A computed fold for an 82-nucleotide RNA from Prochlorococcus sp. SP3034, annotated as transfer RNA.
RNA sequence: GGGAGCGUGGUGAAAUUGGUAGACGCACCGCACUCAAAAUGCGGCACCCUCGGGUAUGUCGGUUCAAGUCCGACCGCUCCCA
Numbered sequence: 001g002g003g004a005g006c007g008u009g010g011u012g013a014a015a016u017u018g019g020u021a022g023a024c025g026c027a028c029c030g031c032a033c034u035c036a037a038a039a040u041g042c043g044g045c046a047c048c049c050u051c052g053g054g055u056a057u058g059u060c061g062g063u064u065c066a067a068g069u070c071c072g073a074c075c076g077c078u079c080c081c082a
Stems, first nucleotide, its partner, number of pairs: 001081007010026003019065001028044005046055004058074005
């Protein structure tokens, strides 16, 4: 230099004919149980505000009624070729 794949909460990982983003785990927080812990069970767990809404899938654009998903450019990582 050329080609391919990937990028989603703190973390792993779903969402695959474009149609509720974060299912399901781990970690973490609270409660129960215990003398106290562990284990186990139950609940919670993105951000902002006027608490009813708004924003959020690497970044910026585009297509569309609607984009994590399709298109373009860039950034990062991995692999292959030279």
Its mean pLDDT, the model's own confidence on a scale to 100, is 80. RNAcentral holds the sequence, with entries from ENA. Rfam family: tRNA. The family's RNA type in Rfam is transfer RNA. Rfam describes the family as follows. Transfer RNA (tRNA) molecules are approximately 80 nucleotides in length. Taxonomically the source falls in Prochlorococcus (Bacteria, Cyanobacteriota, Cyanophyceae, Synechococcales).